[in-house]
């Protein structure tokens, strides 16, 4: 390095609630955990979504992809 433990110490947080901000998808603070070994971060390629429509947004916990990172039993 690859892999990822019914391992340790920690971490994050879906669904639904309550404030605020967005027309909206959403996003953010508190509450709460269904889950997660990159559920840190980047919209770069596919997709969904919203929006009348943009040479316009959103989503990284849809699925590639790039960057960066905590721990070490097996193999």
């Nucleotide at each position: 390095a690859g892999c990822g433990a019914a391992a340790a110490g920690g971490g994050c947080a879906a669904a639904c609630c309550c404030g605020c901000c967005g027309c909206g998808a959403g996003g953010u603070g508190g509450g709460g955990a269904c889950g997660c070994a990159a559920a840190g971060c980047c919209a770069c390629g596919g997709g969904a979504c919203c929006g009348a429509g943009a040479c316009g947004g959103u989503c990284a916990g849809c699925c590639g992809g790039g960057c960066u990172g905590c721990c070490g039993a097996a193999c």
Molecule: c-di-GMP-I-GGC riboswitch aptamer
Organism: Actinomycetes bacterium